[in-house]
Molecule: c-di-AMP riboswitch aptamer (ydaO/yuaA leader)
Organism: Asanoa ishikariensis
RNA sequence: CGACGACCCGGGCCAUCACGGCGAAUCGGGGACCCACCGAGCACUGGGGUGAAUCCGCGCGGUACGCGCGGUAGGGCGUCCUUCCCGUCCGAAUCCGACAGCUAACCCGGUAGGCGGCCGCGGGAGAAGGG
Repeated sequence: CGACGACCCGGGCCAUCACGGCGAAUCGGGGACCCACCGAGCACUGGGGUGAAUCCGCGCGGUACGCGCGGUAGGGCGUCCUUCCCGUCCGAAUCCGACAGCUAACCCGGUAGGCGGCCGCGGGAGAAGGG
């Protein structure tokens, strides 16, 4: 500098060095009426949120569950004015803690992270030659 992503911006805001506060913008959660759901019994199973990241089949571990493989809902990129098609990659992780339908007012929280290109600095390993 560029792309993904809510993941940015503000020093004629406070502060004055820190993973600070505040504001703006943006994203998400909680939360009425109305609406939606709502027959009984038995069995099994907790449930929900962020995110594209769900679901199915097979194999292994005795089941739950986990791992691996192959697909898949879905998402990114390339192509393109846009969409479709095509190509390619991803298809993770994590939080709440027995609790949440929607939802005005109101309340709470997030603004991370890694990737690619170029430039600079530093470190390490190896090779050749010479002594």